[in-house]
The RNA shown here (Bacterial large signal recognition particle RNA) has 266 nucleotides and comes from a Solirubrobacteraceae bacterium. The gene name in the source record is ffs. It matches the Rfam family "Bacterial large signal recognition particle RNA". Rfam classes the family as a non-coding RNA gene. Gene Ontology terms of the family: signal recognition particle, plasma membrane targeting and SRP-dependent cotranslational protein targeting to membrane, signal sequence recognition. Model confidence (mean pLDDT): 78 of 100. The source organism's lineage runs through Bacteria, Bacillati, Actinomycetota, Thermoleophilia and Solirubrobacteraceae.
RNA sequence: CCGCGCUAGGCGGGGAGUUAGCGGUGCCCUGAACCCGCAAUCCGCUCCAGCGGGGCCGAAUUCCCCUCCGAGGGGCGUGCCGCGCGGCACGCCGCGCCGGCCGGGACGUUGAUGGUCAGGGUCCCCCGCGAUGUCGGUCCGUGAACCAGGUCAGGUCCGAGAGGAAGCAGCCUUAAGCGGGCGCCGGCAGGCGCGACGGGAGCUCCCAACCGGAGUCCGGGACGGCGAGAGGCACCGCGUUUCAGGCCUCGACGCGGGGUGCGCGG
Numbered sequence: 001c002c003g004c005g006c007u008a009g010g011c012g013g014g015g016a017g018u019u020a021g022c023g024g025u026g027c028c029c030u031g032a033a034c035c036c037g038c039a040a041u042c043c044g045c046u047c048c049a050g051c052g053g054g055g056c057c058g059a060a061u062u063c064c065c066c067u068c069c070g071a072g073g074g075g076c077g078u079g080c081c082g083c084g085c086g087g088c089a090c091g092c093c094g095c096g097c098c099g100g101c102c103g104g105g106a107c108g109u110u111g112a113u114g115g116u117c118a119g120g121g122u123c124c125c126c127c128g129c130g131a132u133g134u135c136g137g138u139c140c141g142u143g144a145a146c147c148a149g150g151u152c153a154g155g156u157c158c159g160a161g162a163g164g165a166a167g168c169a170g171c172c173u174u175a176a177g178c179g180g181g182c183g184c185c186g187g188c189a190g191g192c193g194c195g196a197c198g199g200g201a202g203c204u205c206c207c208a209a210c211c212g213g214a215g216u217c218c219g220g221g222a223c224g225g226c227g228a229g230a231g232g233c234a235c236c237g238c239g240u241u242u243c244a245g246g247c248c249u250c251g252a253c254g255c256g257g258g259g260u261g262c263g264c265g266g
Base pairs, nucleotide, nucleotide: 001266002265003264004263005262006261009057010056011055012030013029014028015027020046021045022044023043024042034054035053036052037051038050063259064258065257066256068254072250073249074248075247076246078244079243082240083239084238085237086236087235091233092232093231095227096226097225098224099223101221102220104218105217106216107215114211115210116209119206120205121204123202125200126199127198128197129195130194132189133188134187135186136185137184138183139180140179141178142177148173149172150171151170156165157164158163
């Protein structure tokens, strides 16, 4: 070095999760690499870490180790946009008040604002009046077996008698009560809380006379000052979805490098 037969070993790996830890079933990523049974309210083991049974390859392209690459997974942060919650307070807008400035319109020496005095209108309030409602009274009617009155038949009682007494029913009158009427009187209430008349007060408008002698009213724009509350924006904090990228970690496949038996014969 070659041939033959064996053995070690191999017949997938990884991530998260679970677990005291390891592996498996299950999920995910790779890859294409045997079969049967067990197994997530789990199955089997113990740091050399699945258990049980069977099959194939087999000392090298196939086994073992190392460097590198890197699919994919996991962890920790960071940043922007969006959304939600909370805070903040005038930095901006918006809101309220004030100030002067600018400009527009109407009226005004045929007399503005204002004042005196007289009158009128609208509105509102008060009072008086009336209407409405309600209550009470008056009027009429009814109305008491006995515990209202008058008269009291019968009957009862006193009396020798003449006479007298109490008194039921009935009748009459009436109290409380009940009913009628809404004419009158009184009270109360309500009423743009009804009406229309009168009186008074106030606001506002109009008008006459007088005083006086130049403004009055309406609304607009920007600016400035003050202020409030939290409406919008900005600012701060927290949370959250997507996206972007950073660090750490595990890491399949793969390239490269290295290592590794036994026996027999030639």